[in-house]
RNA sequence: GGAGUCGGCCAGGCAAUCGCUCUGAACCGGAUGCGAAUCCGGGUCGGGGAGGAAAGUCCGGGCUCCACAGGGCAGGGUGCCAGGUAACGCCUGGGGGGCGCGAGCCUACGGAAAGUGCAACAGAAAGGAUACCGCCCCGCACCGGCCUUCGCCGGAAACGGGGUAAGGGUGAAAUGGUGCGGUAAGAGCGCACCGCGCAGCUGGUAACAGCCUGUGGCAAGGUAAACCCCACCUGGAGCAAGACCAAAUAGGAAAGCAAUGCCGUUGCCCGCGGCGCUUUCGGGUAGGUUGCUCGAGGCUGCCGGUGACGGUGGUCCCAGAUGAAUGAUUGCUCACGACAGAACCCGGCUUACCGGCCGGCUCCUUUU
Numbered sequence: 001g002g003a004g005u006c007g008g009c010c011a012g013g014c015a016a017u018c019g020c021u022c023u024g025a026a027c028c029g030g031a032u033g034c035g036a037a038u039c040c041g042g043g044u045c046g047g048g049g050a051g052g053a054a055a056g057u058c059c060g061g062g063c064u065c066c067a068c069a070g071g072g073c074a075g076g077g078u079g080c081c082a083g084g085u086a087a088c089g090c091c092u093g094g095g096g097g098g099c100g101c102g103a104g105c106c107u108a109c110g111g112a113a114a115g116u117g118c119a120a121c122a123g124a125a126a127g128g129a130u131a132c133c134g135c136c137c138c139g140c141a142c143c144g145g146c147c148u149u150c151g152c153c154g155g156a157a158a159c160g161g162g163g164u165a166a167g168g169g170u171g172a173a174a175u176g177g178u179g180c181g182g183u184a185a186g187a188g189c190g191c192a193c194c195g196c197g198c199a200g201c202u203g204g205u206a207a208c209a210g211c212c213u214g215u216g217g218c219a220a221g222g223u224a225a226a227c228c229c230c231a232c233c234u235g236g237a238g239c240a241a242g243a244c245c246a247a248a249u250a251g252g253a254a255a256g257c258a259a260u261g262c263c264g265u266u267g268c269c270c271g272c273g274g275c276g277c278u279u280u281c282g283g284g285u286a287g288g289u290u291g292c293u294c295g296a297g298g299c300u301g302c303c304g305g306u307g308a309c310g311g312u313g314g315u316c317c318c319a320g321a322u323g324a325a326u327g328a329u330u331g332c333u334c335a336c337g338a339c340a341g342a343a344c345c346c347g348g349c350u351u352a353c354c355g356g357c358c359g360g361c362u363c364c365u366u367u368u
Stems, first nucleotide, its partner, number of pairs: 001364010012333007020049006027042006051339001055350002058348005063238004070270004075234005080094005095109001096107004110229002115227002117223002132168002134164006142155005176194006195218001196216005201210003242290004252281006261275005297316008
């Protein structure tokens, strides 16, 4: 100097004028009221006012209701180990496997010896699967040699019979690999080494690891993001949940079921609760208040921990709209601003994204 990799931060800024919304204080006016107080309206002053993802609605909860509150089955979810957390399918740290020269990154990672299924084509055969080309042995026509004869020896196509899976072929993958011996030819058939299984020992909480020890010729491949088996977890609905107030109508009509019943509790059963329930037609209202923001809260010092995080001290209050609040104008500046707007709240994950700043680590090249 270049290339990479991991982590953190920002999200235009400053000033002025007008505007929007929430809230605090005092004041003014009005209503109720004996008063205290409450409600409505008004302007003044002070304070606050969209995000790192507010998105997706994918997980986990808080909270509310079913409900006084359970059990089982089904269904669903997760899937290496140990921790963190309110909890999780999240996070942290390890282990196994894979990628990368490396820093690092990915991981849908329990079980194939419980069972079932699947694998196109090629190939003999795709799993208690198999002989296409080959290799070896035997038999026979026949040929040659020896022989007085009987017969003996050698070769032996095609064909027939038997043995074989080492060599070759097919395929993504073919009953572990290399070497030596052995065999008619071969084969863990035997042996040595490696690999693999089992057992022990050592280290580690564990998953696992081991140039450890012993033993066994050695188990039937792959696939569970196929069904399945195993371990653990799991009520439902959701702020349009719910609670309160006010107003209006028709305490409406018809049909059916009805306590051995019906309805609710996601589905089924038990249990529990209620006494009416279901369907059709028709009518009224859909207004206001609350829930609604002080939280598993933010920032920060110290201590503990490899870390996620925990403990403790200090400090701060940081949106609460409801057809939906932050907009308009001007000036300066700059990194010229992308993706993009809360709607009960929080912890995560995923996706989108312009530009900038800071730091750690790795590799390459050059110079000293």

This is a predicted structure of a 368-nucleotide RNA (Bacterial RNase P class A) from a Gammaproteobacteria bacterium. NCBI's taxonomy places the organism under Bacteria, Pseudomonadati, Pseudomonadota, Gammaproteobacteria. The gene name in the source record is rnpB. The prediction has a mean pLDDT of 76.